[in-house]
Molecule: c-di-GMP-I riboswitch aptamer
Organism: Paenibacillus sp. NEAU-GSW1
RNA sequence: AAGUGAAAAGGGCAAAUCGUGAGAAAUCAUGAGACGCAAAGCCAAGGGCCUGACCCGCUUUCGAGCGGAAGGCAGCCGGUUGCCACA
Numbered sequence: 001a002a003g004u005g006a007a008a009a010g011g012g013c014a015a016a017u018c019g020u021g022a023g024a025a026a027u028c029a030u031g032a033g034a035c036g037c038a039a040a041g042c043c044a045a046g047g048g049c050c051u052g053a054c055c056c057g058c059u060u061u062c063g064a065g066c067g068g069a070a071g072g073c074a075g076c077c078g079g080u081u082g083c084c085a086c087a
Stems, first nucleotide, its partner, number of pairs: 003086003012037002017032006035075001041080003046077002048073004055068005
């Protein structure tokens, strides 16, 4: 340096749910709370998934539907950085 995460050490993060707030929504912030996580640190112009109020296009049985832009998810994969240790 690469690899690995069995046993340690110092620790770290925080699911669901509930309170408060924002948003059309997905979801986010915050407080409580711990399901779990060796990256559950960071990255949304790699893939994938979610929302769809307003706007655009197509269709329409005129109710609406599909797609795009737009918004979101990193605890889906991926990229990238990092603590400790060496069965």